This is a predicted structure of a 1480-nucleotide RNA (small-subunit ribosomal RNA) from Haptophyceae sp. NIES-3900. RNAcentral holds the sequence, with entries from ENA and SILVA. The coordinates come from a structure-prediction model, not an experiment, and the mean pLDDT is 84. Its Rfam family is "Bacterial small subunit ribosomal RNA". The gene name in the source record is rns.
RNA sequence: ACUACGGAGAGUUUGAUCCUGGCUCAGGAUGAACGCUGGCGGUAUGCUUAACACAUGCAAGUCGUACGAAAGUUUACGGACUUUAGUGGCAGACGGGUGAGUAAAACGUGAGAAUCUACCCUUAGGAGGAGGAUAACCUUUGGAAACGAAUGCUAAAACUCCAUAUGCCGUGAGGUGAAAGAUGCAAAUGCCUAAGGACGAGCUCGCGCCUGAUUAGCUAGUUGGUGGGGUAAAGGCCUACCAAGGCGACGAUCAGUAGCUGGUUUGAGAGAACGAUCAGCCACACUGGGACUGAGACACGGCCCAGACUCCUGCGGGAGGCAGCAGUGGGGAAUUUUCCGCAAUGGGCGCAAGCCUGACGGAGCAAUACCGCGUGAGGGAUUAAGGCCUGUGGGUUGUAAACCUCUUUUUUCAAGGAAGAAUACAUGACGGUACUUGAGGAAUAAGCAUCGGCUAACUCCGUGCCAGCAGCCGCGGUAAUACGGGGGAUGCAAGCGUUAUCCGGAAUUAUUGGGCGUAAAGCGUCUGUAGGUUGCUUAAUAAGUCUGUUGUUAAAGACUGGGGCUUAACCCCAGGAAAGCAAUGGAAACUGUUGAGCUAGAGUGUGGUAGAGGUAGAGGGAAUUCCUAGUGUAGCGGUGAAAUGCGUAGAUAUUAGGAAGAACACCGGUGGCGAAAGCGCUCUACUGGGCCAUCACUGACACUCAGAGACGAAAGCUAGGGUAGCAAAUGGGAUUAGAUACCCCAGUAGUCCUAGCCGUAAACGAUGGAUACUAGGUGUUGCGUAUUAUAUAUGCAGUGUCGUAGCUAACGCGUUAAGUAUCCCGCCUGGGGAGUACACUCGCAAGGGUGAAACUCAAAGGAAUUGACGGGGGCCCGCACAAGCGGUGGAGCAUGUGGUUUAAUUUGAUGCAACGCGAAGAACCUUACCAAGGCUUGACAUGUCACGAAUUCGUCUGAGAGGAUGAAGUGCCUUCGGGAACGUGAACACAGGUGGUGCAUGGCUGUCGUCAGCUCGUGUCGUGAGAUGUUGGGUUAAGUCCCGCAACGAGCGCAACCCUUAUCUUUAGUUACCAUCAUUAAGUUGGGGACUCUAGAGAGACUGCCGGUGACAAACCGGAGGAAGGUGAGGACGACGUCAAGUCAGCAUGCCCCUUAUGCCUUGGGCUACACACGUGCUACAAUGAUUAAGACAAAGAGCAGCAAGCUUGCGAAAGUUAGCGAAUCUCAUAAACUUAGUCUCAGUUCGGAUUGUAGGCUGCAACUCGCCUACAUGAAGGUGGAAUCGCUAGUAAUCGCCGGUCAGCAAUACGGCGGUGAAUCCGUUCCCGGGCCUUGUACACACCGCCCGUCACACCAUGGGAGUUGGCUACGCCCGAAGUCGUUACCUUAUCAGGGGGACGCCUAAGGCAGAGCUGAUAACUGGGGUGAAGUCGUAACAAGGUAGCCGUACUGGAAGGUGCGGCUGGAUCACCUCCUUU
Repeated sequence: ACUACGGAGAGUUUGAUCCUGGCUCAGGAUGAACGCUGGCGGUAUGCUUAACACAUGCAAGUCGUACGAAAGUUUACGGACUUUAGUGGCAGACGGGUGAGUAAAACGUGAGAAUCUACCCUUAGGAGGAGGAUAACCUUUGGAAACGAAUGCUAAAACUCCAUAUGCCGUGAGGUGAAAGAUGCAAAUGCCUAAGGACGAGCUCGCGCCUGAUUAGCUAGUUGGUGGGGUAAAGGCCUACCAAGGCGACGAUCAGUAGCUGGUUUGAGAGAACGAUCAGCCACACUGGGACUGAGACACGGCCCAGACUCCUGCGGGAGGCAGCAGUGGGGAAUUUUCCGCAAUGGGCGCAAGCCUGACGGAGCAAUACCGCGUGAGGGAUUAAGGCCUGUGGGUUGUAAACCUCUUUUUUCAAGGAAGAAUACAUGACGGUACUUGAGGAAUAAGCAUCGGCUAACUCCGUGCCAGCAGCCGCGGUAAUACGGGGGAUGCAAGCGUUAUCCGGAAUUAUUGGGCGUAAAGCGUCUGUAGGUUGCUUAAUAAGUCUGUUGUUAAAGACUGGGGCUUAACCCCAGGAAAGCAAUGGAAACUGUUGAGCUAGAGUGUGGUAGAGGUAGAGGGAAUUCCUAGUGUAGCGGUGAAAUGCGUAGAUAUUAGGAAGAACACCGGUGGCGAAAGCGCUCUACUGGGCCAUCACUGACACUCAGAGACGAAAGCUAGGGUAGCAAAUGGGAUUAGAUACCCCAGUAGUCCUAGCCGUAAACGAUGGAUACUAGGUGUUGCGUAUUAUAUAUGCAGUGUCGUAGCUAACGCGUUAAGUAUCCCGCCUGGGGAGUACACUCGCAAGGGUGAAACUCAAAGGAAUUGACGGGGGCCCGCACAAGCGGUGGAGCAUGUGGUUUAAUUUGAUGCAACGCGAAGAACCUUACCAAGGCUUGACAUGUCACGAAUUCGUCUGAGAGGAUGAAGUGCCUUCGGGAACGUGAACACAGGUGGUGCAUGGCUGUCGUCAGCUCGUGUCGUGAGAUGUUGGGUUAAGUCCCGCAACGAGCGCAACCCUUAUCUUUAGUUACCAUCAUUAAGUUGGGGACUCUAGAGAGACUGCCGGUGACAAACCGGAGGAAGGUGAGGACGACGUCAAGUCAGCAUGCCCCUUAUGCCUUGGGCUACACACGUGCUACAAUGAUUAAGACAAAGAGCAGCAAGCUUGCGAAAGUUAGCGAAUCUCAUAAACUUAGUCUCAGUUCGGAUUGUAGGCUGCAACUCGCCUACAUGAAGGUGGAAUCGCUAGUAAUCGCCGGUCAGCAAUACGGCGGUGAAUCCGUUCCCGGGCCUUGUACACACCGCCCGUCACACCAUGGGAGUUGGCUACGCCCGAAGUCGUUACCUUAUCAGGGGGACGCCUAAGGCAGAGCUGAUAACUGGGGUGAAGUCGUAACAAGGUAGCCGUACUGGAAGGUGCGGCUGGAUCACCUCCUUU
């Protein structure tokens, strides 16, 4: 400088993470269709399906200046003019349509030689002479028609002959072979021949051009040659003969699909998909065949034949071909008018005028697409009304509207009015159109989709896993931004959404630009062909490569720059590159080719060396089993425990001898060898390969390898042997719910050998081969070097391990790469269906190899993380076990629950963590339940109005609530209007609900658990989830503390701070206390302030001191002192969280529900029922006792609607009476166990007290259902409790009484406190339960109450097989054979005679017929598996050591998962050992 203008992601697998990987979305496009809606204009486009069938009209004619003739008009009768059927010429091969066929006879591109070309252009030459017919026409005649037949006449630029010739053929001689005029005064024009051009066409070649190998072999005119024929022309194009070729893994043949291209859409590009409109080429014209004419056709609107179909018919025969323009039917989701005009452009004919032209120019229809315009603009807040929402304050719709001012694009009307016309006149379908001017009036004009995330945009109501939505993820089970509606918002806009299809995103087939250890993916291993790739030096060449030039790649389109329609779309003009092909010139580094060399790769030689390398033969001992014999006696064997089995016919055991088969202990080793599979006693023979050293030889001989070939564990198969042990199948015994298993006893194939087959394995390092490069350390095997030798150092080749850089999603790999590169091969592309089906191939079979689709899902998967879990491991703790003491479970009773019952037995709580729980007290009340009777603004609250003070006392009725009715009473404040409080009445807002939802909630509570844990900040590590800290070594009750450490700190928990209690000091002494003094019956009183006690303040305990252990630590053990010693004892205090734990019935509360009732009042009943089951307790069963009498010692509490002394009465419960005390004063209030003494003497008792009777007392309106107490009488079960199970580690258990709350009373044996007496045991952590920490496995994460497999049953879906049935396509064989070309032709005919016509024959041949074949589709009784489906059946195979480790191959077997045998793998947990490694 030129070219170039250019690349975005998201959702979804998980508890979370990273990766792999699919699915889905956002973009653009369309000849589109559908839904809703719809003002205008311009420009385009419009049967994608049935190449299905077509009514009707039109789409190709023209020329009288080629010809005769006829008709008509006119006439000045001379003629002129017009029209045309026929002869003749040219054109109907163009234009227009369609895409059926076609994978090459096409097309695209670039070349080529053996050709033709009417009309047109140029040049040269010529046009002499002669002839006979024929249509039209006339006449006759056939036929329904279409259409003919015959006789006769006639013209030409129609036809024929002769002549001529630059032509053509032939080496030559020679042969062959043309013409036309017409009108005219003339010319233009027409004719013939030759040469050339232009245009067009035919032919040939190179390259390019879809899918399938589950299509691998194809080919007979096939490939080539020679002769001949044929064509405009080369050629097997055709024919005769000869030869046997030709094509194919670089994909022939066959099958499927398809017109090709310029281009179009998309994409950053490379590409991918498509081939409408426009343009080029091809093919076709109802289906198939054929030729004729012609310059050109094998001919869309021509001919002949065959076929199908339609129509006409007088039944004899005829007619037709919209894939031309309109249009019709049909098909379909779907595609227009039976329009105008030749005015323009173009075409045919003609001298021309002109005629024809559904080509074309236009209009019409369709929002089908693109482009443009409009539906108004400015102002306007009390932010109107209405709607919607609301926290009721308001917000929003919203300057939006109304209203004011303005404009008129558009619209309506009126007036004017083109260009397009070339060409002097005339000529415009469009069209009175575009456009211009004027008038009127905001007037005529907005919808559609969406609003959970992706993805811009949110609320209310309705619904309640229903109705529905959904592109993916997913919404909906009563508070749905996801369904439907309303309001609002967002996006686009005369459109908007949906559907379908294509490209993109998708680097998801990867050339650009992917992968293969574990995610899908390395062939089981080796040899090796084609192919691909390939050391060093040098010379040549120029195929590849690079570069210059030339030709071409039509136009349109695309790009750039201009221009024209008001703009744009649209149209016009100009310009240019890239790239392809061909030609030509240049360069020579690299690749290729050729020649000459080299030695580093490779190989050979020579000398050593290690070895379970292979094949064959021979030999050996130990063990096992069997046989024989001896000894010997009752068991053996086997298991978790047993049994089957063996044994008195003598087993097992033991000794000796013999037989057989199989395998080779120790050495033995991440040692060795081999390509892999694999190979292990010793010796011998034969044989393959490796390594080291040496450096003599060859001179690139190499690497890899599709197809091919060889080998290939175990199992299995065939044949023949062999068979000791083991052991699928099988039999028996166990186990079990069952046990086709695991365990046991037997046991057959098989395991072994020989010969063959099979060809697969987790055939694994889940890692193809080769070469080179890139830190090391440390073992080990073999061979060398240095050294006399060892040690040691070092080289090469193997084999392990750790590790750097680097790589990896991570795990990990790491000179033996999964690093960095090159070459070659194999393989992968979501999961399932499925390594299945079909087909082919191999196999004796079993089966192997190759290897799909329909359908279905939105995942499947890898690695790592945090948890949880394990019939995994380690460490630790706890009244967890153990050691003890006492209970429960048995009895009676109390109480709660379940169940049952009932009109109701109100309700909640349900493993631990419900069950003497809510309830610290159900006769009424409580009360929520039931029956009956009542009330309806209500029993209760606020507001309005009216009346009345309030209030008190009666009477009647009723079960009561209530109803009816009578009397008394007139208050307080006042501005004199009225007001406050209370009561009654009325209407409406509302009250009320122990109705529902604890799975809508708040609050409170339980539980793990008083367990020691749970987290954070900063830093560091990791892509990340996360990790570290918090792990480790010790220690503790403790994440308590110490040490160490990529961590350093901190928070909530632990501990401490708080309360009670234990000791002392001090202060203070009333109601408490009393040593001393006095006093009394008595701390009664005076007094005291010592003691006890009370209640304030202090002290004290901290591992502080000593010794030991420990790491010089923390700490632990022991000791001293001390009232108390290692947390002194007890209490309160409960981390992050878990259980949708409990509670809507304590309270509060959202939503729903009831409103003369699910509310309220009342009486009575029920919650107290009773065959039964369970929990928690009390009292007992007795002598460590019971009973009687006497006697002693507490603490903590309570008390005025109360506690009550004393006295009196009563056997007693209690009653009466009445001091004291609101309490350190009085009272409840005698504590009991205990002590002493007596009786009882082991019994259903002087134990035990249930039950029942009678008589009383108390509370209370009221003790019937349904209270408590007392006295007398009664005197049940029960003699210490099965399986099982609970509490407790010291002032504890056990045992003894006392008090309180609730409460009129009490069903309290409960609950909460208080003191009295007062033990035993702890070796220890194996086990049970619970918990904590670390680690390991996991397919679990709703987290093991997890996940999950297969049969069976049911429903639906697609599919395989299937006796067959029925279509389509293809090729071949045989028969028949139209039209027609070609060939032959004795015959007939002809005015022209090397002739024409007719007829006959032959070859070829369409359609047709027959037969078998191949490919492909539809369908089918029945049948096979597969997939899918909230709650079916059977088991439990897998995931943890999944309870028998799992899996692979193979074989047998079983309802099913599955089991077992043989060999293999680790992708097995746990424990131990060996080896190796790291650190010290």